[in-house]
Context: one part of a larger RNA
RNA sequence: GGCGUACGGUGGAUGCCUAGGCGGAAGUUGGCGAUGAAGGACGUGUCUAGCUGCGAUAAGCUUCGGGGAGUUGCUAAGAGAACUUUGAUCCGGAGAUUUCCGAAUGAGAAAACUCACUCCUUUUUGGAGUAUCCUUUGCUGAAUUCAUAGGCAUUGUGAAGCGAACCCAGGGAACUGAAACAUCUAAGUACCUGGAGGAACAUAAAUCAACAGAGAUUCCCAAAGUAGUGGCGAGCGAAAUGGGAACAGUCUAAACCGGCAUCAACACUGACUUCAUCUUUAACGGUGAAGCGAGUGUUGGUGCCGGGGUUGCGGGACCUUAACAUGAGAUUGUAUGAGGAUAGACGAAGGAUCUGGAAAGGUCCGUCACAGAAGGUGAUAACCCUGUAGUCGAAAUCUGAAUGCACUCUAGAGGUAUCCCAAGUACCACGGGACACGAGAAAUCCUGUGGGAAUCCGGGUAGACCAUUAUCCAAGACUAAAUACACACUUCCGACCGAUAGUGAACUAGUACCGCGAGGGAAAGGUGAAAAGAACCCAGAGAUGGGAGUUAAAAGUACCUGAAACCGUAUGCCU
Numbered sequence: 001g002g003c004g005u006a007c008g009g010u011g012g013a014u015g016c017c018u019a020g021g022c023g024g025a026a027g028u029u030g031g032c033g034a035u036g037a038a039g040g041a042c043g044u045g046u047c048u049a050g051c052u053g054c055g056a057u058a059a060g061c062u063u064c065g066g067g068g069a070g071u072u073g074c075u076a077a078g079a080g081a082a083c084u085u086u087g088a089u090c091c092g093g094a095g096a097u098u099u100c101c102g103a104a105u106g107a108g109a110a111a112a113c114u115c116a117c118u119c120c121u122u123u124u125u126g127g128a129g130u131a132u133c134c135u136u137u138g139c140u141g142a143a144u145u146c147a148u149a150g151g152c153a154u155u156g157u158g159a160a161g162c163g164a165a166c167c168c169a170g171g172g173a174a175c176u177g178a179a180a181c182a183u184c185u186a187a188g189u190a191c192c193u194g195g196a197g198g199a200a201c202a203u204a205a206a207u208c209a210a211c212a213g214a215g216a217u218u219c220c221c222a223a224a225g226u227a228g229u230g231g232c233g234a235g236c237g238a239a240a241u242g243g244g245a246a247c248a249g250u251c252u253a254a255a256c257c258g259g260c261a262u263c264a265a266c267a268c269u270g271a272c273u274u275c276a277u278c279u280u281u282a283a284c285g286g287u288g289a290a291g292c293g294a295g296u297g298u299u300g301g302u303g304c305c306g307g308g309g310u311u312g313c314g315g316g317a318c319c320u321u322a323a324c325a326u327g328a329g330a331u332u333g334u335a336u337g338a339g340g341a342u343a344g345a346c347g348a349a350g351g352a353u354c355u356g357g358a359a360a361g362g363u364c365c366g367u368c369a370c371a372g373a374a375g376g377u378g379a380u381a382a383c384c385c386u387g388u389a390g391u392c393g394a395a396a397u398c399u400g401a402a403u404g405c406a407c408u409c410u411a412g413a414g415g416u417a418u419c420c421c422a423a424g425u426a427c428c429a430c431g432g433g434a435c436a437c438g439a440g441a442a443a444u445c446c447u448g449u450g451g452g453a454a455u456c457c458g459g460g461u462a463g464a465c466c467a468u469u470a471u472c473c474a475a476g477a478c479u480a481a482a483u484a485c486a487c488a489c490u491u492c493c494g495a496c497c498g499a500u501a502g503u504g505a506a507c508u509a510g511u512a513c514c515g516c517g518a519g520g521g522a523a524a525g526g527u528g529a530a531a532a533g534a535a536c537c538c539a540g541a542g543a544u545g546g547g548a549g550u551u552a553a554a555a556g557u558a559c560c561u562g563a564a565a566c567c568g569u570a571u572g573c574c575u
Stems, first nucleotide, its partner, number of pairs: 001574009015560001016526002020497002022494007029486002031162002039101003042055003046079002049075003061095006070083003106115003116130005132159002134156001137153004166197001167195005177184001181231001207214002218245005228236002249478003252422001256307014272291007312456001314421004318415004327409003332406005339399004344392003350365005366383002368372001374386003427451008437463001458473005513520002533559001536547004
């Protein structure tokens, strides 16, 4: 020195564990904000660094309920000072307080700071107000006469800003696939912007269908990877129809009638001004013409309000006739308010003995069960504790089914063919886009440019187009449910993870740290049943070691188990 053996050190794998995650189910709830949010800064405790809570009333104040013996949050003990059966701490409802920044809003600013003005006031370390836009009303008021713009004040619980996804709309890629690539695909996806709600959108046939008929919308299953579409490549990809979930239907515009306002034309009336003329001494006055503004009436136009009216076996207006009933309601108001949410309460039944440090384990003999879910307790407990099945419970706030009343809506028959039935619309041409459908035989829907109808003897559609036939009634509006989602709350579950896993984060984690910044982003769990956390003695400056003691065991705060690499001590063999 090598190999081996034994005993150690180091190290932190493995096993076991779980305080934290991940995924799902069912439900709740679906917003917060100028009455100042979300998020922060700074404070706040007897001693207080961080976390938590709170806000100069500062780990809290008031009040109403619950609860019933200890309490002054956590790391985290300690000292001190206190509170509490006259009910504390704690849990829940309501209220008060709530610095400064932040939409931030008196002005400014390098967020948490600086500097103002006005009014009130108990005169101060006080209180209130003072951004912008929109809106209401009023006062003023240019160029420019009236007016308007503008200015000032005023009204509003108006708007703004934040928030996980879901939703609607306006814009809108590329990588990629096509084994290259350009049409195509990816994809109307990602992303940007705007807007809303608890859902949103859609919705009451100018729909489908096919000679049978159906009867708003939405969602699911099938039809079907079918029919189609497609450098007929890659791919894309319906609908009718059937079965389910849920079901709900309504209101305007127009014709016509009435009222009000306004404009125009015509007629009439009286006033004023000017002119002419007549009368008259003159004036006043009469007559005529023109002008001006006013009033009344008629006709017509326009606008507003009320009635009327709402349909496709066409409907309505209009005319005639009959009638005042019957039903419905999603809206609004009002009353009652079942039930639910936010604290909680009651809640059955076991002992002995053995082993052991400890009994819940073994043995013996019992008990309850609408409760043998689960967790804890010194090992494995239905009967020890918390609970569980079941049954109860709210002063206060919130939510809210349903019901009553008000309120709103709701009917017939006949006649005529005079009127109405949504216009720069339908439709056409050109250019785009959407439809499963890439211009295609390309209907249908949207519309940038140009043209441009009809009113029921009317018009749209049925995949070019025409005829026939069928079917529906556009160019106005509203509408619950079935559906989507989960920032948040509650309960439960898992052939989900178990500390290099599972969230980045089981711990002071979006922390420490890095970066000018946008941003990036860790490591780090476990003594024991209980601190019983090793009194005392010896050595040492101390760390520490040796005894002693605790414990079931040192498991000894470098603490469960304690692998390997690596480093030693002793020893056998070989060299």
RNAcentral holds the full RNA, with entries from ENA. This is a predicted structure of a 575-nucleotide part of an RNA (large-subunit ribosomal RNA, domain I) from a bacterium. It matches the Rfam family "Bacterial large subunit ribosomal RNA". Its Rfam clan is "LSU clan". Its mean pLDDT, the model's own confidence on a scale to 100, is 82.